This is a predicted structure of an 83-nucleotide RNA (c-di-GMP-I riboswitch aptamer) from a Rhodospirillaceae bacterium. It was read from a public genome assembly, where an Rfam model found it. The source organism's lineage runs through Bacteria, Pseudomonadati, Pseudomonadota, Alphaproteobacteria and Rhodospirillaceae. The model forms 95% of the base pairs in the Rfam consensus.
Formats: sequence, C1' cells, structure tokens
RNA sequence: CCACGAUAACGGCAAACCGGCGGAAACGUCGGGACGCAAAGCCACCGGCCUAAGGCAAUCGCUAGGGCAGCGGGGUUACCGAA
Repeated sequence: CCACGAUAACGGCAAACCGGCGGAAACGUCGGGACGCAAAGCCACCGGCCUAAGGCAAUCGCUAGGGCAGCGGGGUUACCGAA
C1' cells in the first nucleotide's frame, strides 16, 4: 500500500416509537430515544421498493421530473490495527 476486520483503542452514527416543523404523500429535518451498524460517511448509476400532487383514464386504476444509500450491486472518500 491492497485486502481483511477483534471481546482492542479513540471516537462516530442511530431503527422502532414519541413530539415540533416542512411536504399532497412517500419521506425529510430538529429534539428525545437506541434496534442495530466497520463505512448505518457521500452519490439514485443498475436492479428493487415506496408515494402519486400533476397528467392520463373515468370505475377499479396507470404514471416520477418525488422519495428510500439502514434492500442488493456499483462508484467514491475516510479513522484504527490484533489475527
């Protein structure tokens, strides 16, 4: 340096749920809270999933320029150092 990842060290993040705010919603964000996480840092590029305002249809519905990175893959950056 490239891999790898411990019962190590220093630290970090924060699911469900509750409250405030934003949003049509999915969801985001802030505070509380910890199920977990070695990239649970960042990026919607591929697959997947969620929502459907607007549009289409007129009855059920269909549709992403909206979301999810804590669904998988990929890209990219980074702390530590036992085997």